[in-house]
RNA sequence: GCCGGAGUGGCGGAAUGGUAGACGCGAUCGACUCAAAAUCGAUUGGUGGCAACAUCGUGGAGGUUCAAGUCCUCUCUCCGGCA
Numbered sequence: 001g002c003c004g005g006a007g008u009g010g011c012g013g014a015a016u017g018g019u020a021g022a023c024g025c026g027a028u029c030g031a032c033u034c035a036a037a038a039u040c041g042a043u044u045g046g047u048g049g050c051a052a053c054a055u056c057g058u059g060g061a062g063g064u065u066c067a068a069g070u071c072c073u074c075u076c077u078c079c080g081g082c083a
Base pairs, nucleotide, nucleotide: 001082002081003080004079005078006077007076010025011024012023018066026044027043028042029041030040031039045056046055047054048053059075060074061073062072063071
């Protein structure tokens, strides 16, 4: 230099162009216990708000579309192959 693959919460990891984050781990609170572990229940992206709710969020920028994590272009990082 060329070709291919990957990048999504705190972590792993799903999602056919149609509710973004299923499911698991972790965390927080509660139950149980003398206390803890285990187990069970609830909650769990950010910001603003008393709340209802609003807004932003899939490496970054742009495009297509009524609608994009998904399709297209450029780009960054990592992995593999070829030279």

This is a predicted structure of an 83-nucleotide RNA (transfer RNA) from a Candidatus Nomurabacteria bacterium. The sequence was found in a public genome assembly. It matches the Rfam family "tRNA". Rfam describes the family as follows. Transfer RNA (tRNA) molecules are approximately 80 nucleotides in length. The family's RNA type in Rfam is transfer RNA. The organism belongs to Candidatus Nomuraibacteriota, within Bacteria.